[in-house]
A computed fold for a 142-nucleotide RNA from Trebonia kvetii, annotated as SAM riboswitch aptamer (S box leader). Its mean pLDDT, the model's own confidence on a scale to 100, is 78. The RNAcentral record of the sequence draws on Rfam. It matches the Rfam family "SAM riboswitch aptamer (S box leader)". Gene Ontology term of the family: regulation of gene expression. The organism belongs to Trebonia, within Bacteria.

RNA sequence: ACCUCAUCCAGAGGGGUGGAGGGAUCGGCCCUGUGAAGCCCCGGCAACCAUCGCGGUAACGCAACCUCAGUAAGGCGAGGCAAGCGCGCGACUGGUGCCAAGUCCGGCCUGCGGUCAUGGUGACCGCUGGGAAAGAUGGGAG
Numbered sequence: 001a002c003c004u005c006a007u008c009c010a011g012a013g014g015g016g017u018g019g020a021g022g023g024a025u026c027g028g029c030c031c032u033g034u035g036a037a038g039c040c041c042c043g044g045c046a047a048c049c050a051u052c053g054c055g056g057u058a059a060c061g062c063a064a065c066c067u068c069a070g071u072a073a074g075g076c077g078a079g080g081c082a083a084g085c086g087c088g089c090g091a092c093u094g095g096u097g098c099c100a101a102g103u104c105c106g107g108c109c110u111g112c113g114g115u116c117a118u119g120g121u122g123a124c125c126g127c128u129g130g131g132a133a134a135g136a137u138g139g140g141a142g
Base pairs, nucleotide, nucleotide: 003140004139005138006137007136008135013042014041015040016039017038021031022030023029025107026106027105028104043099044098045097048095049094050093051091052090053089054088055087060086061085062084065080066079067078068077103134108130109129111127112126113125114124115123116122117121
């Protein structure tokens, strides 16, 4: 890379360097010499993962432990106990991420309305909904 899971209407920018592009893609629409991308420094947002702290009805699952039954010894089974984990909140120490516009909007599907042409019907436009596809970020697996 590919696969899989979660999230994507919130939030958060200054300086230096650089010198024309940038917003993934296509279309639109924007940003940009009042300085784009890239790179460096400092700052911030957020809370995905790890970590730490606090809390949690023992109702449920897992793990540990205990008892019983059973066995050659076990697994399996029954009952119990208990905040180790799953849960909630916080900190922001570490790993990432992010700091114009909802992932900027649309692309696929459904419904409604309109315009044009029409024998069937089709093309285009607007709006609602879905969230399909694509993409981004993180976790997992490999």